[in-house]
């Protein structure tokens, strides 16, 4: 130089004019008006986890259902972070998975003999039975020996199916073969010894010769989990109906032409749950921000200084010019013209996720050169 | 703003829980036959990335994660 992994940050920049919201103060009888401050974000988003906070449920404990899963720490809590063990991958810095499959059960489709206490379809093999041929004995019934690979068989080396066929090499064995024997490698179980909090690692002995895959299939273990969500819940509460009281004097209608008395309505005066709407929740000292120092390998923790930091009417957080910076396009140049991502608070917090124009910092690996 | 189901052919839908060979129905279209011609009717005809990525598994529409679009429901 060149190719790469990791981790952090930024998220156009300064300045003028106009403007739009919440808050404070000042004025104004009010609307309003000055004035000073504050005003999106790493994701505000997906609503995927996880908590505050709020109502309902509820003596307490199981049973169901769910989530989550390697070890130790971290934190309010987690499917989150941090460190670390094993496994795959990569030359490497590094990514990327993560209980159990000898408690049990199901499932493995097509193919293939055979798919789970496995099986023989080619193929080897002729030991054991049996037939067949042919020799040799025997009067004969039968007896031996040879051959054959024909029926029962043996076998699991080798070919052949599959995603997967019940350890590899080698040496003896054998009719032919095989953990069937044995040596050595792999792997499994168990017991011990040493490191390490662990998970594991590491030696060493002893066994049986070897053991499939699935749990994001049921289940098993082990830890956690009562519902609902701020349209959640709480305060005021207009008119309309409603209840309870009194309806006395004068006045209206009705029941019956009058009168009494009784309902009934108009009237007042109380209640009561509550719609319209209004306020609170809710803009706030909060698991806060930020800076230092101190423990820590780290995630994080104490401590102490300093800041106070968006908010609704489901509704503000822009516009314009000026120079600067990037970027692209045309010019030899000078400039000149286009463009600056993803998005956008709504109860609030802690991740994760997914979307992103461009650029900056820092640790790191490999490769060529050259001193 | 918060909760909830859904996405399979040109349209309506099974098929997904419990994964298997080449994912089906009916309608619609398209050819062909009948007829003078349509229609009816009667034979055949499917080239579908199962919304999309990644992952689990020998294998995925079906199981897990994570987007995209759409319904529905709470004052």
């Nucleotide at each position: 130089g060149g190719a790469g992994u990791c981790g952090g940050c930024c998220a156009g920049g300064c300045g003028g004019c106009c403007g739009c919201g919440g808050c404070a103060a000042g004025u104004g009888g009010g609307a309003g008006c000055u004035u000073g401050u504050c005003g999106a974000g790493g994701a505000a988003a997906g609503u995927c986890c996880g908590g505050a906070c709020u109502c309902c449920a509820a003596a307490g404990g199981g049973c169901a259902g769910g989530a989550c899963g390697c070890u130790g720490g971290g934190u309010a809590a987690c499917u989150c972070c941090c460190a670390g063990g094993c496994g795959c991958g990569g030359u490497g810095a590094c990514g990327c998975g993560u209980g159990g499959a000898c408690a049990g059960u199901g499932c493995c489709a097509c193919a293939g003999a055979g798919a789970g206490c496995a099986g023989a379809c080619c193929g080897c093999c002729g030991a054991a039975c049996g037939g067949c041929u042919u020799c040799g004995g025997g009067c004969a019934a039968c007896c031996g020996g040879a051959g054959u690979g024909c029926g029962u068989g043996g076998u699991a080396a080798g070919g052949g199916u599959g995603a997967a066929a019940g350890g590899g090499u080698g040496c003896g064995g054998u009719a032919a073969g095989a953990g069937c024997g044995c040596a050595c490698c792999g792997g499994c179980g168990u017991c011990g010894g040493c490191g390490g909090c662990a998970a594991c690692g590491u030696c060493g002995g002893c066994g049986g010769c070897c053991a499939g895959g699935u749990a994001a299939a049921c289940c098993c273990c082990g830890u956690c989990c009562g519902g609902a969500g701020c349209a959640a819940g709480g305060c005021c509460a207009a008119g309309c109906a409603g209840g309870u009281g009194c309806g006395u004097u004068a006045a209206u209608a009705g029941g019956c032409g009058g009168c009494u008395c009784g309902c009934u309505c108009a009237g007042c005066a109380c209640c009561a749950g509550g719609u319209a709407g209004g306020c609170c929740g809710c803009a706030a000292c909060g698991a806060g921000g930020u800076c230092a120092a101190c423990g820590g390998a780290g995630a994080c923790g104490u401590u102490g200084g300093c800041c106070c930091c968006a908010g609704a009417c489901a509704g503000a957080u822009g516009g314009u010019c000026g120079c600067c910076c990037c970027u692209c396009a045309c010019g030899c140049a000078a400039g000149u013209g286009a463009g600056g991502a993803c998005a956008g608070a709504a109860u609030c917090c802690g991740g994760c996720u997914u979307a992103u124009c461009g650029g900056c910092c820092g640790a790191c690996u490999c490769c060529c050169c050259a001193c | 703003g918060c909760c909830u189901c859904c996405g399979u052919a040109g349209c309506u839908c099974a098929g997904u829980c419990u994964g298997g060979u080449u994912a089906g129905a009916g309608c619609a279209a398209c050819c062909g036959g009948c007829u003078c011609u349509u229609a009816a009717c009667c034979g055949g005809u499917g080239u579908g990335u199962c919304g999309a990525a990644g992952g689990u598994u020998c294998g995925a529409a079906u199981c897990c994660u994570u987007c995209c679009g759409g319904g529905g429901g709470c004052a």

This is a predicted complex of two RNAs, RNase P RNA and transfer RNA, with 446 nucleotides together. Its mean pLDDT, the model's own confidence on a scale to 100, is 78. Rfam match: Bacterial RNase P class A. Rfam describes the family as follows. Ribonuclease P (RNase P) is a ubiquitous endoribonuclease, found in archaea, bacteria and eukarya as well as chloroplasts and mitochondria. It is annotated as a ribozyme.